[in-house]
Molecule: transfer RNA
Organism: Candidatus Micrarchaeota archaeon
RNA sequence: GCGAGCGUAGUCUAGCCUGGUAGGACUUUGGCUUCCCAAGCCAACGACUCGGGUUCAAAUCCCGGCGCUCGCA
Numbered sequence: 001g002c003g004a005g006c007g008u009a010g011u012c013u014a015g016c017c018u019g020g021u022a023g024g025a026c027u028u029u030g031g032c033u034u035c036c037c038a039a040g041c042c043a044a045c046g047a048c049u050c051g052g053g054u055u056c057a058a059a060u061c062c063c064g065g066c067g068c069u070c071g072c073a
Stems, first nucleotide, its partner, number of pairs: 001072007010026004020056001028044005049065005
């Protein structure tokens, strides 16, 4: 240099093909329970890598950028 895959919360991940309220687990915080802790139960907080396009509507489709990984040279 060329090609391919991936990017969602502090961490892991579903959803993307086939556009329509962003979901789950762990962590954290609060509550219940307990003499205390742990465990358990309940609740809360928090996310679509960036820009543009298409559309009534984009995490999803299209174009470009950035980052990571892999292959070729």